[in-house]
C1' cells in the first nucleotide's frame, strides 16, 4: 500500500488541564460540541473483531491482542424515490481479521 471478508442506529466517566475541539496527512464550506470546561494526560470504564476456556453445535464466561468513550460514520460526491422535508443504495471512510 493493494486485495479479500465482516461490521458501523447499541454501550462508555474521574482527576488534572486551560481554549480549543468534531481520526490523521492538506485545505475550503456546513453543521455543530465547549468556561455548566475543547484539546492533551494520568487513572477508569464500554464494546467483544482476533485470543483463551467450555461446548457437538448454538452459545457462554474471561479480557491478554487491537478498538473506542458528543453526533446513524456530524454533512459536503454519485444514483434513484419524493412538493419539500427527507429516505434508500452505492462510493468514500473507520474498526478488525485474513491474504499479497
Nucleotide at each position: 500500500c493493494u486485495c479479500u471478508c465482516a461490521u458501523c442506529g447499541a454501550g462508555a466517566g474521574g482527576g488534572u488541564g486551560g481554549a480549543g475541539g468534531g481520526g490523521a496527512a492538506g485545505a475550503c464550506g456546513g453543521c455543530c460540541c465547549u468556561g455548566u470546561g475543547a484539546a492533551g494526560c494520568c487513572c477508569g470504564g464500554c464494546a467483544a473483531c482476533c485470543u483463551g476456556c467450555g461446548g457437538c453445535a448454538a452459545c457462554g464466561c474471561a479480557a491478554g491482542g487491537u478498538g473506542c468513550c458528543a453526533a446513524g460514520u456530524c454533512c459536503g460526491c454519485c444514483g434513484g424515490c419524493g412538493a419539500a422535508a427527507g429516505c434508500c443504495g452505492g462510493a468514500a471512510g473507520a474498526u478488525g481479521a485474513g491474504a499479497g
About this RNA
The RNA shown here (SAM riboswitch aptamer (S box leader)) has 100 nucleotides and comes from a Chloroflexota bacterium. Of the family's consensus pairs, 97% are formed in the model. Lineage of the source: Bacteria > Bacillati > Chloroflexota. RNAcentral holds the sequence, with entries from Ribocentre.